[in-house]
RNAcentral holds the sequence, with entries from ENA. This is a predicted structure of a 376-nucleotide RNA (Bacterial RNase P class A) from a Bacteroidia bacterium. Its mean pLDDT, the model's own confidence on a scale to 100, is 76. Its Rfam family is "Bacterial RNase P class A". It is annotated as a ribozyme. A source record names the gene rnpB.

RNA sequence: GCUGAAAAUGGUUCCAUCGCUUCGUGAAAUAUCGGGGAGGAAAGUCCGGACAGCACAGGGCAUCCUGCUUCCUAACGGGAAGGCAUCACUUCGGUGAUGACAGCAAGUGCAACAGAAAGUAAACCGUCUCUUUAUGGGAUAAGGGUGAAAUGGUGGGGUAAGAGCCCACCGGUCCCGGUGGUGACAUCGGGAGCCAGGUAAACCUCAGGAGCUGAAAGGCCAAAUAUACCGGCGUUGGUCCUAUAUGGACCUGGAGGGCUGCCCGCCCGAUGCCGGAGGGUAGGCUGCUAGAGGUGUCAGGUGACUGACAUCCCAGAUAAAUGAUGGAAGUUUCCUUCGGGAAAAACAGAAUCCGGCUUACAAGUUUUUGGCUAAU
Numbered sequence: 001g002c003u004g005a006a007a008a009u010g011g012u013u014c015c016a017u018c019g020c021u022u023c024g025u026g027a028a029a030u031a032u033c034g035g036g037g038a039g040g041a042a043a044g045u046c047c048g049g050a051c052a053g054c055a056c057a058g059g060g061c062a063u064c065c066u067g068c069u070u071c072c073u074a075a076c077g078g079g080a081a082g083g084c085a086u087c088a089c090u091u092c093g094g095u096g097a098u099g100a101c102a103g104c105a106a107g108u109g110c111a112a113c114a115g116a117a118a119g120u121a122a123a124c125c126g127u128c129u130c131u132u133u134a135u136g137g138g139a140u141a142a143g144g145g146u147g148a149a150a151u152g153g154u155g156g157g158g159u160a161a162g163a164g165c166c167c168a169c170c171g172g173u174c175c176c177g178g179u180g181g182u183g184a185c186a187u188c189g190g191g192a193g194c195c196a197g198g199u200a201a202a203c204c205u206c207a208g209g210a211g212c213u214g215a216a217a218g219g220c221c222a223a224a225u226a227u228a229c230c231g232g233c234g235u236u237g238g239u240c241c242u243a244u245a246u247g248g249a250c251c252u253g254g255a256g257g258g259c260u261g262c263c264c265g266c267c268c269g270a271u272g273c274c275g276g277a278g279g280g281u282a283g284g285c286u287g288c289u290a291g292a293g294g295u296g297u298c299a300g301g302u303g304a305c306u307g308a309c310a311u312c313c314c315a316g317a318u319a320a321a322u323g324a325u326g327g328a329a330g331u332u333u334c335c336u337u338c339g340g341g342a343a344a345a346a347c348a349g350a351a352u353c354c355g356g357c358u359u360a361c362a363a364g365u366u367u368u369u370g371g372c373u374a375a376u
Stems, first nucleotide, its partner, number of pairs: 001372009012329007020037005039347001043358002046356005051214004058264004063210005068082005083101001084099006102205002107203002109199002124144002126140005152170006171195002173192008218286004229276005237251005242245001256268004293312008331344005
């Protein structure tokens, strides 16, 4: 110098004309005039909340989510600062990345191929031993071999040969205690041969938490109406009363329904219930945007974040507005007769509102970094 990668930033501006939408002025409508009119992700709809409706006698059983600590926050599965583990780099001081990071020392399940054996471990070779000398019996996990994984390592004792079988040291686990830290944890000391395979985003156990639905929620007004018709299930039985009826009371039965996961249990229940098929209406107002709000300064905190003060008002559509044309300026690329000319500019678009997460994103700029090339 060229060319990639990652992260951050960035997301063109102004004027004129013609429209669209909303608000103000107004009793109302229209017109005029004036003000506002997409995003950093408006996206995915994945978490958390606000708000709203329904549910919210009792007992039992399920279901789902989370899983190191402290803090932030309205809340969170988000964030900050840390701890620990693993991996990479290292100048050996550290630095960076990743982590559903409680429990397999409760139970159950699972593990291709290879291997004798994959867990109440295991005897293929080897080693030792027995006698009936064989393609046999027994002992043995030191050594070999298989595998991703085979009961801790080194040395000694011990033994027929061996083995934590015993001992010393080292490592791990569990228990007890000291010190430091808010804590996760770190570190030190003591004790026990305790040595226990892997797997819980496998069932499960432990601890904590969760009612369901979702702006098509919900409220109000207006409009409309058919229990047509067809099929299925049910509409029971008994006693009593008097006003003697197509009546009432009680017991029993009862399709089906309610208690918003299920069961028990409780309650309701007859011009009924379920299914098919059909008729009518399908408009408006509200919810709706001033809010855990934006910007700035100061202060507190390592930080996420918080507080005080000042200032600003910044979309509200409903088949759905946010646009089109022209001009000027800026950025980048190409061409140039150096006057200028031509082209390009991403991802994407509100729909109740907030806080996060994740994903998409052109040019330019900044930081880190890989490769190639040239010079010193």